[in-house]
Formats: sequence, structure tokens, C1' cells
RNA sequence: UCCAACCGACUUGGAGAGUGCCGCUGUUGCGAGGCGGCCGCCGAAGGCGCAAUACCCAGAAACGCUCAGGCAAAUGGACCGGUCGGACGGA
Repeated sequence: UCCAACCGACUUGGAGAGUGCCGCUGUUGCGAGGCGGCCGCCGAAGGCGCAAUACCCAGAAACGCUCAGGCAAAUGGACCGGUCGGACGGA
């Protein structure tokens, strides 16, 4: 000087599944919105489970479970990328 696991901040993209039905409220009435009930469904926040290994404990996920969350838009969203700063370590 260059590269850089990893950490922090900011940021683009980002799937799936009913704008379901019923009741109450709301209103002159309809409707939006809110509250409650009943099913159906999704999985990529989080959470839980497990194989090889081991033979006690432990033990992964984008696999499974759906507790939570979600099923128009918005919010959220694993994960990839970008910018800035730091940096295990390497040349």
C1' cells in the first nucleotide's frame, strides 16, 4: 500500500397466503373505520424441533411446526447488494 472474516450505521431490492363470512358499533340510510366471533390459508421477523456426528450434554438450515406474526395498500420481512467507519487476519 492492497485484500479482508466479522462488527456498527445508513440504504436499494425483497416472496407467500381470504380487502373471507357473521354479529355489534357507526349513519337518515348505505359505506369507511373500530370491536367481537367463526372457519380457511401463508412462512422469509422472532420462537420451537431434529440428521450426520456423538453415544451424557451438545448438534444446522431457506427442512419441519405454526406459539407468535402475517393473508388489498401501508408497516413488517429472512436474505442478497451498495455506501461509510472500524477491523481477526493475510499478501
This is a predicted structure of a 91-nucleotide RNA (Glycine riboswitch aptamer) from a Burkholderiales bacterium. Model confidence (mean pLDDT): 84 of 100.